[in-house]
RNA sequence: GCGGGCAGACGGGUGAUCGCUGCAAUUCCCGCAGAGGAAAGUCCGAACUCCGCAGGGCAGUGUGCCUCGUAAUGCGAGGGCCCCGUAAGGGGACGGAAAGUGCCACAGAAAACAUACCGCCGGAUCGGGACCUGUCCCGAACUUCGGUAAGGGUGAAAAGGUGCGGUAAGAGCGCACCAGUGGUCCGGUAACGGAUCAGCUUGGCAAACCCCACACGGAGCAAGGCCAAAUAGGGAAACGUGGCGUCUUUCGGGGCGCUGGGAACGGCCCGUUCCAGUUUCCGGGUAGGCCGCUUGAGCUUCAGGGAAACCCGAGGCCCAGAUGAAUGAUCGCCACCUGGAUCGCUUCAGGUACAGAAUUCGGCUUAUAGUCUGCCUGCCUAU
Numbered sequence: 001g002c003g004g005g006c007a008g009a010c011g012g013g014u015g016a017u018c019g020c021u022g023c024a025a026u027u028c029c030c031g032c033a034g035a036g037g038a039a040a041g042u043c044c045g046a047a048c049u050c051c052g053c054a055g056g057g058c059a060g061u062g063u064g065c066c067u068c069g070u071a072a073u074g075c076g077a078g079g080g081c082c083c084c085g086u087a088a089g090g091g092g093a094c095g096g097a098a099a100g101u102g103c104c105a106c107a108g109a110a111a112a113c114a115u116a117c118c119g120c121c122g123g124a125u126c127g128g129g130a131c132c133u134g135u136c137c138c139g140a141a142c143u144u145c146g147g148u149a150a151g152g153g154u155g156a157a158a159a160g161g162u163g164c165g166g167u168a169a170g171a172g173c174g175c176a177c178c179a180g181u182g183g184u185c186c187g188g189u190a191a192c193g194g195a196u197c198a199g200c201u202u203g204g205c206a207a208a209c210c211c212c213a214c215a216c217g218g219a220g221c222a223a224g225g226c227c228a229a230a231u232a233g234g235g236a237a238a239c240g241u242g243g244c245g246u247c248u249u250u251c252g253g254g255g256c257g258c259u260g261g262g263a264a265c266g267g268c269c270c271g272u273u274c275c276a277g278u279u280u281c282c283g284g285g286u287a288g289g290c291c292g293c294u295u296g297a298g299c300u301u302c303a304g305g306g307a308a309a310c311c312c313g314a315g316g317c318c319c320a321g322a323u324g325a326a327u328g329a330u331c332g333c334c335a336c337c338u339g340g341a342u343c344g345c346u347u348c349a350g351g352u353a354c355a356g357a358a359u360u361c362g363g364c365u366u367a368u369a370g371u372c373u374g375c376c377u378g379c380c381u382a383u
Base pairs, nucleotide, nucleotide: 001379002378003377004376005375006374007373008372009371010370012334013333014332015331016330017329018328020034021033022032023031036354040365041364043363044362045361046360047359048220049219050218051217060216061215062214063213064212065079066078067077068076069075080094081092082091083090084089095211096210100209101208102205103204104203117152118151119148120147121146122145123144124143125140126139127138128137129136130135131134160178161177162176163175164174165173179201180200181198182197183196184195185194186193187192224291225290226289227288234282235281236280237279238278239277242259243258244257245256246255247254248253261275262274263273264272265271298317299316300315301314302313304311305310335352336351337350338349339348340347341346
């Protein structure tokens, strides 16, 4: 100098004017405070609240290498193993496939109780040759019986791999090295690692069923609690509920018809309309209001412990609390970015992301214009 990796910070500043919400000495004035790193998604874990709950089991759901951290977690830290990268570093639902069931397209002989398409080898058979004439040697397209799993071929994956020996040809059949598995010993808290012995060699998939271990009651601040209108409905008491007929009855009463009565309109009559209830009290709930509500696993400085996550001690600080849901608007100056003009100084125009509290907290995930910082790593060049 050119690339690469990891971690982190900021998230426009300032002045004036006018507003909005909360607090306070309470309607005005004055004073103070007033969104985020994610307030988001609501994916995990808790606090808090209400409901449920003898005890045990089944079912269901979730988690799944080890050890720590934490109030807790499916989160975090460190470590182990596997994969990717030259490296810094990144990724991994990472228990069990030797309990059982199931699946493994196409191709291929065969996808898992092994098997045999081409090939290789032996015998039968056929041909030729030799001679000691029934033995040996050589060869063979097709056929037939058997051996084999070296080689070829198929496939994402082929029954441990490579080599030497061995054999008719072959084969862990034997041996050496390598890989795996199991036993023993050593190191480590553990996951696991190392050494050594044993030919022991079991294909993959559990984000297929399943098995094993562990955990798990439900709903959520619209939780939940308090105060409490109007209207309607419920209960109690008092007053009222006429007469006749008929039906029904739990014998209290109720329905229907006729007639009477009452009330409103009106000075009165006619007429029209309305009517079985009126008053008081009680309790529940709704609207509305208040609490829950923001002092909390809180923030911050210094010191200590730890490899880290994190823990602990002392001091300081108070940092939104709305509910038709506040946190804003306009103007000036400055900063940064983009574009145009200009040789340049400078100037003009446009822009400054993602988003936005709603009970609170710890995580995870996702979005984010532009700018800045630190550490690590590879290559090239110069000294």
Molecule: Bacterial RNase P class A
Organism: Acidobacteriota bacterium